[in-house]
Context: one part of a larger RNA
Parts: sequence; structure tokens; C1' cells
RNA sequence: AAUGAACGCUGGCGGCUUGCUUUACACAUGCAAGCCGGACGGCACCACAAAGAACCUUCCUCCCUGGCUGGCGAGUGGCAACCGGGUGAAAAAUCUACCGGACCGCCCCAAGUAAUGGGGAAUAACUAAUCGAAAGAUUAGCUAACACCGCAUAUUCUCUGAAGAGGAAAGCAGGACACCUUCAGGCCUUGCGUUAUUCCAGCGGCCGAUAUCUGAUUAGCUAGUUGGUGGGGUAAAGGCCCACCAAGGCGACGACCAGUACCGGGCCUGAAAGGAUGAUCCGCCACAUUGGACACUGACACACCGCCCACACUCCUACGGGACGCAGCAGUGGGGCAUUGUGGACAAUGGACACCCGCCUGAUCCAUGCCUGACGCGUGUCUGAGGAAGGCCUUCGGCUUGUAAAGGACUUUUGUCAGGGAAGAAAAGGCUGUUGCUAAUAUCGACGGCUGACCACGGGACCUGAACAAUAAGCCCCCGCUAACUACGUGCCAGCAGCCGCGGAAAUACGUAGGGUGCGAGCGAUAAUC
Repeated sequence: AAUGAACGCUGGCGGCUUGCUUUACACAUGCAAGCCGGACGGCACCACAAAGAACCUUCCUCCCUGGCUGGCGAGUGGCAACCGGGUGAAAAAUCUACCGGACCGCCCCAAGUAAUGGGGAAUAACUAAUCGAAAGAUUAGCUAACACCGCAUAUUCUCUGAAGAGGAAAGCAGGACACCUUCAGGCCUUGCGUUAUUCCAGCGGCCGAUAUCUGAUUAGCUAGUUGGUGGGGUAAAGGCCCACCAAGGCGACGACCAGUACCGGGCCUGAAAGGAUGAUCCGCCACAUUGGACACUGACACACCGCCCACACUCCUACGGGACGCAGCAGUGGGGCAUUGUGGACAAUGGACACCCGCCUGAUCCAUGCCUGACGCGUGUCUGAGGAAGGCCUUCGGCUUGUAAAGGACUUUUGUCAGGGAAGAAAAGGCUGUUGCUAAUAUCGACGGCUGACCACGGGACCUGAACAAUAAGCCCCCGCUAACUACGUGCCAGCAGCCGCGGAAAUACGUAGGGUGCGAGCGAUAAUC
């Protein structure tokens, strides 16, 4: 000088900031990933509509019916759940940093081209029956789709022995003139989708050089080992895997083994070189009770709040069998010198889904508690000598505390009270203008104008006013290093101490008092670092 600090004494305020460094120990409870009815059959629930019934003078209430109404539990389907959030156990190189490289892949987004024709068979929900304590499961029957499966076609695409062969798709919603109609609709058109393929952007996979801690009281290590041929596998190169063949490969420029450790941008220190470190924030990697399957789905996972198996722990049980994984946010126990609330809101930013409205979001934004830190402000200002009283010292004259107090004049930061009060909000919606698509002045889209709801924080920031010096100073030190001295007590005792060292009768070094020095809402001391 500095810390993610803890401890002691003390403590007025503000905005900003940090916060389990230890047991990757175990976890009660709640929440942290859903959305879409404009894909689908439907109607458990709420509303709605119409008719009827009961009660009844009517209303109210209640029952029944309706799914071409608003919506919607469960279900089929689609997208997301692989992001975001956490932790640092493992790993000394399949990490990371930097430089370079032959290739490979990509949902969504942007741009382009070509299509979107014609059929089929099921199944969940549901109904009925059954088993089970539960978790859940079985059988029979019914039904739909943008679910599933064929056929046709395919410039492009894939394979190829260059003859050829193979491969798609789905509809939904809005509007509307004429025409047709089995009155459902067709046809037309707009928007959103779907299929094939090319491509931009950005991202991901793979390979190599260099750098990357300690130990030789670790000197030899290695059989898929090193290379080849052929195959398998992958999106893609490769002993990545396999069969056969050869006998190679690494090593004092430290192999192998052992220990320790996430890496970097950075951060701390230092004049620099260097040393130490890797909290918060950003980038990468790895992990998700432990171990495996090194699996399934998917554009992407070998998947924290998905599936299966095994071990251990915990819980439920009708003993037959089941359930769980906070290194998400809070919170609990435990460990520890030591680290916060089972808070508010989706208003903003961002994200998933959705035509949209919207919905979800412990991401995020806020706020609580804590002197964790670095900043900023305040605890009054001017005046005031009888140098008051009191304290302390004294050579008894006085000195000092000390303009300090009191007294007088003033101010009101802060705090209290009262009143006012922006910005964080723009999207949405409504009205309207121009314009594009179009048969259309419809719908829809693009660009404008006017209008316009929504604020967790928040009794907030800020402004104005009122009263009152009122609400606000401590901590360490005073032998030398090192700024700051006297008295009393004690008497090698009690004690102090970072180093030298103080204390055995005049202690500026112990304890107390007065005085003084330093820093100041802090001050000391401890730990580890330069």
C1' cells in the first nucleotide's frame, strides 16, 4: 500500500458497491418453463344466448338444453424446455490464451427460385369393464387433426457402374363483386404457415505450432502401444473402433509417476523488471447426490428442476410396492473467525410461446438487514477576558485547560412537520391521411398525423415553506524508531512489549488523572499478500 476479510471500542446521514473464501455436507416448505383454441376432437369449469320446467305476483334462485358465442381443465399436436441461473468437484491437457489451418454442420432470422396435386389407415381424449393402499396399469368400443403412411410431380437436390435410380408438402384465419352450389361450401383474394433447394449473417464441431505450477528422496515408460493396408463409424479428419501386417513411438530440451490447481481479460503491489492472485463484471471450459448406459428425442444434449439401470442416503406404505435429488431464488440444520429476507414487481431491459391482445419469467429491475468498502455531507457560524467557576500542576508568585464555556448576534445543511412534484412510457388501442397487394373504396401490410390506458420502486428524487442550535464524536497513542509530558499509585510485584527493551523507592515505557499528538464516523489490533 492493499483485502470478498473477521475481532474490539464507538457510531449522525446520503447515493453507489460487496457479501458461505469453510462441508461439490445433508436438506422441511414455497416458487424458479412455459405458451398456442388462428393445428385438432371436444366441454370438466366460468361466462353468454335462447327455450322449457320447479318455486312463484315478478325479480332472485335452481334444474335441463345449446360447442357455428367469449373462453377453457384434462388430452392429441406444435414450438420452447439445449437459453437464462448456479458451482469450481474433476482435469496439468480432448482446459485456457494467442497465432494459424484442411474440412464439416446449423432450428430460427435475412434474400432468392420452384411448388403446395390426389388418397388412405389409425390413435389419445371419451364411454364401458377390471386390478391396485398408492404410484399407476389392463381390456373392449368410438372419433379428429398442421399427428402418421402411401401415390403423383420435382428446375434444383442425393446416389451412380453415367444407362439410370431415389426423395416433398398442410393447412388455418380475414375479406368479398360476379358465377356455381348438395347451402356445408366452391371459386377469387389478403395474411400467416408447409415442402424442396441455394445463399447471407451469426454460431457450433474438428486439427496443429507456441506459452501454461511443484517434486529426480519419481529414470526409464508404452501392445491399440507407433505406423501401414482394408473396412466400420461420424455432419466431418483420425487407432475413434475392428481384422491383418510391420516393430515401432516417447524420454535429462525431464518421458512416466506423484502432489497441487479451473484458465484468461484482469485485480493487488512495485519506479520498472518482477512477485502474488484469479471474489464481484466479461469470455471459455467442466460439473449437476455417486457411478454407468458413454443411450433416446431433437437443428443442437449424451440433457441441473427429461428417461433407464445400479450403489448409498431420506421419505410414504394396507409390506405387495412406490417417491426424491437447492453447486436456481429465498430458507433450515451442520461446519466455521466469518457472509443477508422463506420480501415486491413484471413498470423498464431481455427471453420462450403466440397473427395479435397477451401469458410465463427468483433472468432482471427494485426494495430489506449488515460501518464490507471507496466516496460525499454534517455534528454549527461570528463575537465574547472578569482570562469566571471547577480540574491539573506549582518555585505558592502563578501557569495551564482557554475564546474553550457562559453571555450576545446569526444560519438551518441534515433531521422533523406541512404543501407541491417531473423523468424512468414507448410500443398496444381509437380516429384519420398517403401508399402497396387486389376485381375491390373490403381485409391485410408499410409510412405519417391526432389522441391515448398502463409505474414495483414511491409517503421516492427534486422544489417551497415552518419551528428549533436544536437530532449528531469517537478511537489509538505520547522512552527511541515516531508526531506528542507532567503528577500520583505500584515497587522485578501488578503489568507492558512490533524491535531494542521497561518495572528491584524519585518509572515521560506498568495503572489512573490532567495535558498533548495523530486520524476522524470511524479508530485500533489480528490474519494472509506485494

Predicted 3D model of a 530-nucleotide part of an RNA (small-subunit ribosomal RNA, 5' domain) from an uncultured bacterium. The RNAcentral record of the full RNA draws on ENA and SILVA.